RNA sequence: AGAUGGCCAGACAAUCGCGCUUUAGCAUUGGCUAAUGGUGAGGAAAGUCCGGGCUCCAAUGGGCAGGGUGCCAGAUAACGUCUGGGAGGCGCGAGCCUACGGCCAGUGCAGCAGAAAAUAGACCGCCGCUUAUUUUCGAAUUAUCGGUAAGGGUGAAAAGGUGCGGUAAGAGCGCACCGCAUAACUGGUAACAGCUUAUGGCAAGGUAAACCCCACCUGGAGCAAGACCAAAUAGAAGAGCAGUGUGCUUGCACACAGAUAUGGCCCGUAUCGUUCUUGGGUAGGUUGCUUGAGGCAGACGGUGACGUUUGUCCCAGAUGAAUGAUUGUUCUCGACAGAACCCGGCUUAUCGGCCAUCU
RNA sequence: GCGAGAUAGCUCAGGCGGUCAGAGCGUCGGAUUCAUAACCCGGAGGUCGAGAGUUCGAGUCUCUCUCUCGC
Numbered sequence: 001a002g003a004u005g006g007c008c009a010g011a012c013a014a015u016c017g018c019g020c021u022u023u024a025g026c027a028u029u030g031g032c033u034a035a036u037g038g039u040g041a042g043g044a045a046a047g048u049c050c051g052g053g054c055u056c057c058a059a060u061g062g063g064c065a066g067g068g069u070g071c072c073a074g075a076u077a078a079c080g081u082c083u084g085g086g087a088g089g090c091g092c093g094a095g096c097c098u099a100c101g102g103c104c105a106g107u108g109c110a111g112c113a114g115a116a117a118a119u120a121g122a123c124c125g126c127c128g129c130u131u132a133u134u135u136u137c138g139a140a141u142u143a144u145c146g147g148u149a150a151g152g153g154u155g156a157a158a159a160g161g162u163g164c165g166g167u168a169a170g171a172g173c174g175c176a177c178c179g180c181a182u183a184a185c186u187g188g189u190a191a192c193a194g195c196u197u198a199u200g201g202c203a204a205g206g207u208a209a210a211c212c213c214c215a216c217c218u219g220g221a222g223c224a225a226g227a228c229c230a231a232a233u234a235g236a237a238g239a240g241c242a243g244u245g246u247g248c249u250u251g252c253a254c255a256c257a258g259a260u261a262u263g264g265c266c267c268g269u270a271u272c273g274u275u276c277u278u279g280g281g282u283a284g285g286u287u288g289c290u291u292g293a294g295g296c297a298g299a300c301g302g303u304g305a306c307g308u309u310u311g312u313c314c315c316a317g318a319u320g321a322a323u324g325a326u327u328g329u330u331c332u333c334g335a336c337a338g339a340a341c342c343c344g345g346c347u348u349a350u351c352g353g354c355c356a357u358c359u
Numbered sequence: 360g361c362g363a364g365a366u367a368g369c370u371c372a373g374g375c376g377g378u379c380a381g382a383g384c385g386u387c388g389g390a391u392u393c394a395u396a397a398c399c400c401g402g403a404g405g406u407c408g409a410g411a412g413u414u415c416g417a418g419u420c421u422c423u424c425u426c427u428c429g430c
């Protein structure tokens, strides 16, 4: 000067105040007082990007569709996370990064430039036949046709590289070396690898974070989930009571009345009172709520992620929502930032400081 | 806890990768008119919210962040 991993996140004291909570006393509509009682945000509490627990709905099981993941093996409750390894890339190095299956299943796409952009292709150049012209008779030039992928030029991308042979000129056309592909063998659980062997002249490119194919995974909603208690008002159901007269079978039948609305009044028309109980359910309240795939220390197993086991500890739980303010001392002068059902990750923000290993 | 969006000064297309950055209003210049408006002709104006990645190539595909809005 760097690389990797881990830790801390100003400290101490006093006073006042806030949330939760233990014990005691006083109160008895949920409170007050005391014990100088106990305890009180993070590494990301954030973004809500993944995975799981928990709860309800659906459900015999399976399939399609849709969505996700994508080298191999392992860890884990699970994961798109982590660990170890392989391959490729970057770096002098310690190390770091990678959506890293398949375009020989099928379909699609490629502007401009360029001769040609996918059943490859002949613009210039090189070579050959023929024709015409010129001629210093060696040849040169022009045109048509054909051969040629070595050279030029275009493009992000144009059907192996070097050398020798070969040819009219060329070309894996042939050969040597290198590279490539396929198969076997060896090593490895596998991905994959190789101072190995054989075969093939060389396979006609790119794009799947294009449709798609293959393998694996996947039900939906979310603590405003859900459970319990339960006013007032209005519906629902049930029971009792309900004016006057007559009859008797003594609690029933019949007849007449009543109230409200419409209306100036009558007729007519429409509706029915009161008490108690039950059930659903709203406001509201309680719960879910924090002992958990928990923390710390030790031992053992494993390269490691991690697992097993022993001991020990309890470490916020609000619901208009607490964790603050002031003062003093001190230092390296203090960043990002505040729980709301809970965990495991990822990503993003972050003043600085310390430790270990390594280049 | 869940969902949608960001493109010119304003309101919006483009979402199938190149042919592509476009429309209306506004703005500027010209023409017309005695002058102004309207009509007519022409022009300017954009880091496609920010940063990475895939690709030859990204407004478009993927990821991360920022802001806004809704339930």
Base pairs, nucleotide, nucleotide: 001359002358003357004356005355006354007353008352010330011329012328013327014326015325016324018040019039020038021037022035023034024033025032026031042336046347047346049345050344051343052342053341054222055221056220057219066218067217068216069215070214071085072084073083074082075081086100087098088097089096090095101213102212106211107210108207109206123152124151125148126147127146128145130143132141133140134139160178161177162176163175164174165173179202180200181199182198183197184196185194186193187192226287227286228285229284236278237277238276239275240274241273243256244255245254246253247252248251258272259271260270261269262268294313295312296311297310298309299308300307301306331334360430361429362428363427364426365425368384369383370382371381377415386402387401388400389399408424409423410422411421412420
The prediction has a mean pLDDT of 76.
Two RNAs folded together computationally: RNase P RNA and transfer RNA, 430 nucleotides in total.
It holds a member of the Rfam family "Bacterial RNase P class A". Rfam describes the family as follows. Ribonuclease P (RNase P) is a ubiquitous endoribonuclease, found in archaea, bacteria and eukarya as well as chloroplasts and mitochondria. Rfam links the family to the GO terms dimeric ribonuclease P complex, ribonuclease P activity and tRNA processing.